[in-house]
RNA sequence: CGCCGAAUCCGCAGCCGUGCGGAACGGGGGAACCAAGGUGGCCACGGCCACUGGGGCGAACCUUCGAAAGAAGGCGCGCAAGCUCUUUCAGCGCGAGCCCGUCAGCUAACCCCGUAGGCGUUCGAAAGAGAAU
Repeated sequence: CGCCGAAUCCGCAGCCGUGCGGAACGGGGGAACCAAGGUGGCCACGGCCACUGGGGCGAACCUUCGAAAGAAGGCGCGCAAGCUCUUUCAGCGCGAGCCCGUCAGCUAACCCCGUAGGCGUUCGAAAGAGAAU
């Protein structure tokens, strides 16, 4: 100077380390109405029986092959050469991790929480809109 990410800015106090508050951005809980799982078996087609906990942040999922490691396809995400945003093609990269604790669908009012951490990219093409000079 940039990148991923919500993870930035401002004010007051304190004075090694910090605390409090606001804005902005991000996330969760939470009515009415609506909705209300999967697999297998039985069935008089009304339903019954057995087994299976569920949920959140995030792009981080699905299918097939394989004993596994892993591979392929689909799909999702990310990527400085005037600035910002959107779209397409090409190229490169990623598809992890963590949390709640038997509990939460949607959800107006209302309530609660976070503002970390990790990195070093490009020297491709086309279209549209906006801002600035």

The prediction has a mean pLDDT of 81. Predicted 3D model of a 133-nucleotide RNA (c-di-AMP riboswitch aptamer (ydaO/yuaA leader)) from a soil metagenome. Of the family's consensus pairs, 92% are formed in the model.